[in-house]
């Protein structure tokens, strides 16, 4: 993993109900002005190809690509062994079962994915998710709000 309309099908019909689609509301995440911030020298205005324009720089338009850059997420920063993979340390981030907050004590996690040279914040306005996966001490101590049950 949930609500609320609608709709083919399932079955001879009705209604009733599954489970598909499709759409809202609701709740999450992203692009997005003025102002504000940041830039003004350098530095990635990146690589590869194709077309078209042109003597040539280059300039436009496709199409791949990931070293620069950005998102989702708790998944970061640093020093050390390291060619790399990795490893170990420290600081900081997360989890440990009804929800939040506080202290303590143990034990764990710090991954992966995604855009594709691009994107601060951002009203209007737009795009995307709302179904798949895990993990656990039912530790302690002191309170207080909610929820549930009676």
């Nucleotide at each position: 993993u949930g609500c609320c309309c609608g709709u083919a099908c399932g079955a001879g019909c009705u209604u009733c109900u599954g489970g598909g689609c499709g759409g809202g509301a609701g709740c999450g995440g992203g692009g997005g002005a003025c102002c504000c911030a940041g830039g003004u020298u350098c530095c990635u205005c990146g690589g590869g190809c194709c077309g078209u324009g042109g003597c040539a720089a280059c300039a436009c338009g496709g199409c791949c690509c990931u070293c620069g850059g950005g998102g989702c997420g708790a998944a970061g920063c640093g020093c050390a062994g390291c060619a790399c993979c990795c490893u170990g340390c420290g600081c900081c981030g997360g989890g440990c079962a009804g929800a939040c907050c506080c202290u303590c004590c143990g034990c764990c996690c710090g991954a992966g994915c995604c855009c594709g040279a691009c994107a601060g914040c951002u009203c209007a306005c737009u795009c995307c998710g709302c179904a798949g996966g895990c993990g656990u001490g039912c530790g302690a101590g002191a309170g207080g709000u909610c929820a549930c049950c009676a």
Notes: The prediction has a mean pLDDT of 76. A computed fold for a 150-nucleotide RNA from a Frankiales bacterium, annotated as c-di-AMP riboswitch aptamer (ydaO/yuaA leader). It was read from a public genome assembly, where an Rfam model found it. Its Rfam family is "c-di-AMP riboswitch aptamer (ydaO/yuaA leader)". Rfam's curators write: This family represents a conserved RNA structure found upstream of the ydaO and yuaA genes in Bacillus subtilis and related genes in other bacteria. Rfam links the family to the GO terms regulation of gene expression and cyclic-di-AMP binding. Of the family's consensus pairs, 95% are formed in the model.